[in-house]
RNA sequence: GGGCCUGUAGCUCAGCUGGUUAGAGCAUCCGACUCAUAAUCGGCAGGUCGAAGGUUCGAGUCCUUCCAGGCCCA
Numbered sequence: 001g002g003g004c005c006u007g008u009a010g011c012u013c014a015g016c017u018g019g020u021u022a023g024a025g026c027a028u029c030c031g032a033c034u035c036a037u038a039a040u041c042g043g044c045a046g047g048u049c050g051a052a053g054g055u056u057c058g059a060g061u062c063c064u065u066c067c068a069g070g071c072c073c074a
Stems, first nucleotide, its partner, number of pairs: 001073007010026004019057001029043004050066005
């Protein structure tokens, strides 16, 4: 330098052929249970969906450029 993949909650990951409310588990917090802690159970909260732009009535999803990480080739 060229090609490909990944980026969504604090962490690990789903998210269908673009369709109207973006989810799960774990963690945090609150509560229950317990003499107490752990475990277990219940609940709340937590998101500029990597950034910017474009297409569209509508974008996490499609297109372009860029950023970060990884793999392969040179």